[in-house]
RNA sequence: CUCUGAUAAGAGCAAACCAUGGGAAACCAUGGGGCGCAGAACUACGGGACUUACAGGGAUUCCCCUAAAGUCAGCCGGGUCGCCAGA
Repeated sequence: CUCUGAUAAGAGCAAACCAUGGGAAACCAUGGGGCGCAGAACUACGGGACUUACAGGGAUUCCCCUAAAGUCAGCCGGGUCGCCAGA
């Protein structure tokens, strides 16, 4: 430097759900919790998914359609920086 994650040790992260707070929502933060994770670390660059406040259009009771500049890194790929063990 490359590949692999069967075994071992020491650590690490934390899904659903619950509480509080933020947000129009998707969702996020903190605490509890622990489904799982060998990159479940960081990054919206490519694809994908979700939401629809603002905007545009339609309707006229509070609705519908279009549409990210919003969200997801625990959907896939790329990029960056890395732990342990083995070859």

A computed fold for an 87-nucleotide RNA from a Deltaproteobacteria bacterium, annotated as c-di-GMP-I riboswitch aptamer. It matches the Rfam family "c-di-GMP-I riboswitch aptamer". Rfam's curators write: GEMM was predicted in a large-scale screen for bacterial structured RNA regulatory elements. Model confidence (mean pLDDT): 84 of 100.